Annotation:
This is a predicted structure of a 64-nucleotide RNA (transfer RNA) from Bryopsis sp. KO-2023. Its Rfam family is "tRNA". The organism belongs to Bryopsis, within Eukaryota. RNAcentral holds the sequence, with entries from ENA.

[in-house]
């Protein structure tokens, strides 16, 4: 030192320019159910999408 590939919620992921707002699953809180737990069923909080820059009218997404 050259080359690939990855960096999205506490974890595993999805999303391949377009909208209104960022999604799922498990974990976590609250409820409801039980005699209690567990399991299930409702809900709910959790991301400035690694960190700078840059092109577009518009970027998680495309390029440095």
């Nucleotide at each position: 030192g050259g080359g690939c590939a990855u960096g999205u919620a506490a974890c595993u992921c999805a999303g391949c320019g377009g909208u209104a707002a960022a999604g799922a699953g498990u974990a976590c809180g609250c409820g409801c159910u039980u005699g209690a737990u567990a399991a299930g069923c409702g809900u709910g909080a959790a991301g400035u999408c690694g960190g700078g820059g840059g092109u577009u009218c518009g970027a998680g997404u495309c390029c440095c």